[in-house]
Context: one part of a larger RNA
RNA sequence: UGCACAUGGUGGAUGCCUUGGCAUCGAGAGCCGAUGAAGGACGUUGGAGUCUGCGAAAAGCCCCGGGGAGUUGACAACCGAGCUGUGAUCCGGGGGUGUCCGAAUGGGGAAACCCACCUGGAGUUAUGUCCAGGUACCUGCGCCUGAACACAUAGGGCGUGUGGAGGGAACGCGGGGAAGUGAAACAUCUCAGUACCCGCAGGAAGAGAAAACAACCGUGAUUCCGGGAGUAGUGGCGAGCGAAACCGGAAGAGGCUAAACCUCAGGUGUGUGAUAGCCGGCAGGCGUUGCACCUGGGGGGUCGUGGGGCCGUGCUGACUGUUCUGCCGGGCAGUCGACGAGUGAGAAACCAUGGGUGAAGUCGAGACGGCUGGGAAGUCGUGGCAUAGAGGGUGAGACCCCCGUAGACGUAAGCUCAUGGCUCGUGCGCGUUACCCCGAGUAACACCGUACUCCUGAAAUUCGGUGUGAAUCUGGCGGGACCACCCGUUAAGCCUAAAUACUCCUCGAUGACCGAUAGCGGACUAGUACCGUGAGGGAAAGGUGAAAAGUACCCCGGGAGGGGAGUGAAAGAGUACCUGAAACCAUGUGCAU
Numbered sequence: 001u002g003c004a005c006a007u008g009g010u011g012g013a014u015g016c017c018u019u020g021g022c023a024u025c026g027a028g029a030g031c032c033g034a035u036g037a038a039g040g041a042c043g044u045u046g047g048a049g050u051c052u053g054c055g056a057a058a059a060g061c062c063c064c065g066g067g068g069a070g071u072u073g074a075c076a077a078c079c080g081a082g083c084u085g086u087g088a089u090c091c092g093g094g095g096g097u098g099u100c101c102g103a104a105u106g107g108g109g110a111a112a113c114c115c116a117c118c119u120g121g122a123g124u125u126a127u128g129u130c131c132a133g134g135u136a137c138c139u140g141c142g143c144c145u146g147a148a149c150a151c152a153u154a155g156g157g158c159g160u161g162u163g164g165a166g167g168g169a170a171c172g173c174g175g176g177g178a179a180g181u182g183a184a185a186c187a188u189c190u191c192a193g194u195a196c197c198c199g200c201a202g203g204a205a206g207a208g209a210a211a212a213c214a215a216c217c218g219u220g221a222u223u224c225c226g227g228g229a230g231u232a233g234u235g236g237c238g239a240g241c242g243a244a245a246c247c248g249g250a251a252g253a254g255g256c257u258a259a260a261c262c263u264c265a266g267g268u269g270u271g272u273g274a275u276a277g278c279c280g281g282c283a284g285g286c287g288u289u290g291c292a293c294c295u296g297g298g299g300g301g302u303c304g305u306g307g308g309g310c311c312g313u314g315c316u317g318a319c320u321g322u323u324c325u326g327c328c329g330g331g332c333a334g335u336c337g338a339c340g341a342g343u344g345a346g347a348a349a350c351c352a353u354g355g356g357u358g359a360a361g362u363c364g365a366g367a368c369g370g371c372u373g374g375g376a377a378g379u380c381g382u383g384g385c386a387u388a389g390a391g392g393g394u395g396a397g398a399c400c401c402c403c404g405u406a407g408a409c410g411u412a413a414g415c416u417c418a419u420g421g422c423u424c425g426u427g428c429g430c431g432u433u434a435c436c437c438c439g440a441g442u443a444a445c446a447c448c449g450u451a452c453u454c455c456u457g458a459a460a461u462u463c464g465g466u467g468u469g470a471a472u473c474u475g476g477c478g479g480g481a482c483c484a485c486c487c488g489u490u491a492a493g494c495c496u497a498a499a500u501a502c503u504c505c506u507c508g509a510u511g512a513c514c515g516a517u518a519g520c521g522g523a524c525u526a527g528u529a530c531c532g533u534g535a536g537g538g539a540a541a542g543g544u545g546a547a548a549a550g551u552a553c554c555c556c557g558g559g560a561g562g563g564g565a566g567u568g569a570a571a572g573a574g575u576a577c578c579u580g581a582a583a584c585c586a587u588g589u590g591c592a593u
Base pairs, nucleotide, nucleotide: 001592002591003590004589005588006587007586008585009584015578016543017542020514021513022511023510024509025508026507027506028505029503030502031167032166039101040100041099042055043054044053046079047078049075050074051073061095062094063093064092065091066090070083071082072081106115107114108113116135117134118133119132120131121130122129137164138163139161140160141159142158143157144156145155171202172200173199174198175197176196182189186236212219213218223250224249225248226247227246233241234240254495255494256493257439261299262298263297264296265295266294267293268292269291270290277286278285279329280328281327282326283325284324304473306438307437308436309435311431312430313429314428315427317336318335319334320333321332322331323330338426339425340424341423342422350421351420352419353418354417355416356415357414361409362408363407367382368381369380370379371378383400384399385389391403392402393401444468445467446466447465448464449463451461454480475490476489477488478487479486530537531536550577553564554563555562556561
C1' cells in the first nucleotide's frame, strides 16, 4: 500500500408521517371605488424583532345578539401590571374612529414629501403655530352674465347629480391585427381573424319574434347540445378548410313604436270678403277668431288568411261634469261597477298578513372487569346503543372517553312564495269601394373591398367605402347569375327572461391524485433571501419525546466537547435530536507485497 472481515465516524438515501398542495363535483357569490377603492408607507401592545390585527379613539371604542369560565393574538417563554358571574376573552350583525400615499382631486412632486388660500375655532400683547371644514378636471340639468356683430352664438360664472374618472382571475361583444409553422422549397393558400394591443359591458354577454326556411308537402323568434357529416361544397382542386335544411333533446314569452287621422300649445306667413270659423238643427251672440306650414305634447295605430286611417252601419252598464248661451241630438272627460293584467322586456312604487329560507349557535344514545405493557383503544370475559359502525383525537388498533356523526331545534337583517290592499288597461263587430298611411339619400345599381363551405367564379346572399338614386299594396324583397310561372315574406325603429360560457372569491364533499428533488415557485420569516440599471428572474430550508420530564449535582477542559449521576419505555430519542443505506474516512484482526 492492496484485499477481506469486524467495529466506529461522516453523510442524509430509504421507510413511516403531514400542517401544504392538485383535480373534480354540488351549492353560494359574481363586483369594489370621490361616503376615497385595489394596493401600500409609517405607526400601534409595559419589554428588541418578524407575522397577524388595528389607525393618533391605533392586538382596539359603542350598541344588539350568541356563549358561559377563564383571559391580556402567533413565533414564545419569562417578568410586570390588569380584566372577569355587575358575564370578561371569544363568535355573528350594525355603528364610530380610520395618520400619509395611491384614480388622488387645493398647487407642486424624485409615491408615502413640500408649499398654499378661504371660512370657523384654540392659543399669543402681537406675529409665528395648531384644529375642523372647503378649494382638481370633464359632463347632464337649471340659472346668471356675455364678444367679434344689431338679434344671437362662442366664451365666462354659480348651483345641482349617491353623474364620470381608478382597480378586478376567467368568461362576452366590438375596433385593429402578426409571425414561427404546414404546404416536406415557396409566392395564392395555411397557421388565423389565432397570439397580441385597444375600447366597452354584464353576472352573464351577444342573438332574438321572419323583407326566415322549405319545396308544391310543410315549419313557425333566438340560444345551446347530440346527429345530419368530415357529407354538400370549397381548394396552387395542393396542403388543407368545411356548412345548411332536416331529425332528436335542453329551455320556452312575447311586446313597444314611426306614419295616416283627431286634438292642444308655441312660432312664421297670409287674410276685412262678415263670405269662411266657433259640433249639427232653430234663435241669439262672438270675432285676428280663420287658412297654410313648422316644432313639441296627448289620443289613435302596429299588420301579411295584408293591416290601419277615413266613411257608412248594428249592438252598447249607472251617475256627474262639460261644449259661447237656451231646447233637441251628438261628442268628450271623470267616478263607480264589470272584465282583464301587473312590479319582468312590455308604466311604476309601497304596505299588511301568513309560510319558507336564513349569522353566530343549541340538544344529541350507549362499557365495565381481568391480562400484557411505560401507556390499552390490543387480548380474554360479560354487557349496551344504533335514523348515530362517516371521520378525527386521546401514552399501540375506541360505535359506547373527547370532538363529532344520524336526527332534531333556533332567530336578526336580508332573500323568497302566497293572498289582500295598491297600480294600470278596456268599447265590440260588420261593410264596401273611392281616397290617405304603412320607417329615404334608404333599397337597388356601378366600381372597390369584405363576411359567408364559397380563393371572382355562372356568384346569389351579408356588411362597408365612393358615386348614381326608386316605389307605398295593381307596392317591395327573397327562393344561388338572369327571365317567366309559382311559393314565402313585409327591410331601411326599439326592447326582451330561460336553456349557454367562466371562476379572483365563500362553504361543503370526493379522489386506482402528491407525500418534502414529489405536490402550487412557496407544508418553514416565500414571491422572502439573493441576482439584475430595469422589465424581470428567483431559491434552499419539514419530523426529540406520550409529556420538556430539554440532564439538578460531581469530575476533566479556557472553551467546545465529554465522563459519571438523574429523567424517560428508550438518550445508540440530548434540541448537530425518528429511521439512519451508499460513496468517503478511520481503528482492530487476518492475508498478500

Description: Large-subunit ribosomal RNA, domain I from Aeromicrobium camelliae, 593 nucleotides, folded computationally. It matches the Rfam family "Bacterial large subunit ribosomal RNA".